A computed fold for a 349-nucleotide part of an RNA from an uncultured rumen bacterium, annotated as small-subunit ribosomal RNA, central domain.
Context: one part of a larger RNA
RNA sequence: CUGGGUGUAAAGGGAGCGUAGGCGGGAUUGCAAGUCAGAUGUGAAAGGCGGGAGCUUAACUCCCGAGCUGCAUUUGAAACUAGAGAGCUUGAGUGAAGUAGAGGCAGGCGGAAUUCCCUGUGUAGCGGUGAAAUGCGUAGAGAUAGGGAGGAACACCAGUGGCGAAGGCGGCCUGCUGGGCUUUAACUGACGCUGAGGCACGAAAGCGUGGGUAGCAAACAGGAUUAGAUACCCUGGUAGUCCACGCGGUAAACGAUGAAUACUAGGUGUUGGCAUCCAAAGGAUGUCGGUGCCGGCGCAAACGCAUUAAGUAUUCCACCUGGGGAGUACGUUCGCAAGAAUGAAACUC
Numbered sequence: 001c002u003g004g005g006u007g008u009a010a011a012g013g014g015a016g017c018g019u020a021g022g023c024g025g026g027a028u029u030g031c032a033a034g035u036c037a038g039a040u041g042u043g044a045a046a047g048g049c050g051g052g053a054g055c056u057u058a059a060c061u062c063c064c065g066a067g068c069u070g071c072a073u074u075u076g077a078a079a080c081u082a083g084a085g086a087g088c089u090u091g092a093g094u095g096a097a098g099u100a101g102a103g104g105c106a107g108g109c110g111g112a113a114u115u116c117c118c119u120g121u122g123u124a125g126c127g128g129u130g131a132a133a134u135g136c137g138u139a140g141a142g143a144u145a146g147g148g149a150g151g152a153a154c155a156c157c158a159g160u161g162g163c164g165a166a167g168g169c170g171g172c173c174u175g176c177u178g179g180g181c182u183u184u185a186a187c188u189g190a191c192g193c194u195g196a197g198g199c200a201c202g203a204a205a206g207c208g209u210g211g212g213u214a215g216c217a218a219a220c221a222g223g224a225u226u227a228g229a230u231a232c233c234c235u236g237g238u239a240g241u242c243c244a245c246g247c248g249g250u251a252a253a254c255g256a257u258g259a260a261u262a263c264u265a266g267g268u269g270u271u272g273g274c275a276u277c278c279a280a281a282g283g284a285u286g287u288c289g290g291u292g293c294c295g296g297c298g299c300a301a302a303c304g305c306a307u308u309a310a311g312u313a314u315u316c317c318a319c320c321u322g323g324g325g326a327g328u329a330c331g332u333u334c335g336c337a338a339g340a341a342u343g344a345a346a347c348u349c
Stems, first nucleotide, its partner, number of pairs: 003321004007303002012317001014201001016199002021194003025088001028085002033081002035077008049065006091191001092188003095184005103177007110154001115149007125136002162169002206247006215241002220236004258316006266294013298305002322349003331342004
């Protein structure tokens, strides 16, 4: 390199939009670049291959033949591919009528609870644990009632429920806004699929500037435990967690399963539509989209997957090639830094 692979053995990019490129629906006309066929020229000789001859044989040498899979010119074919013309509607998109939703952004509002402050009642404990102690409390705690402040999160509903490309999204209301699905079949007429680079998105922790800080809580302090205890348990407690703007770009970013299209037994839930029917508060049947469970063919090393494929096929991208060394070193790019991305070798088994 080819081949074979990528749910769990090495291997799917975290996820999207999209450039180049690759691939691409039905029918038709013409062209002849690819393609196919014929002819001509060339494709040196030697070597190699096939047949034969000469040295006693062989090696070796000589003769003949095929071949030299190529290139050029020329004459044709027109199925397929390419390019050209006109056209089609099934793919794709637009329109119209509906529809479900924690999809996103901004603003406003609400109640429960924790903490703190003030006031009243009230008196000796509270808290915490396996047991304790540190801690809080006669300067009146804890308990209880009323008032107030402030921050963060939204019980029940809640559901292998919904929405989103993924990350993710949950109190209520308003505004702005993205996408999906169903029905219709008016419009465009292949406008499609994938997508190296690129661009924008991307949990938590972390970083910068400025705010905010109720609860929780790395670090830290103290009390215990213990042989020790830089821990597990307890009392405190700062970054952080929250907001605004910017950076960072990683996760078991998981369905450990890339995207798209077509096809291939069923059964049973649930969710969003639509149609028809009936004995009509209800139900049945059919159909389109999503989401679960079970199960057959097939696949699979097995586990299992099984119309939401890990089945049968096609297109495109990404990735793997024994373990360690190592996601390290060096170089480069990016970053304020932390670090990220790319990514070896010696050596060793």

Model confidence (mean pLDDT): 88 of 100.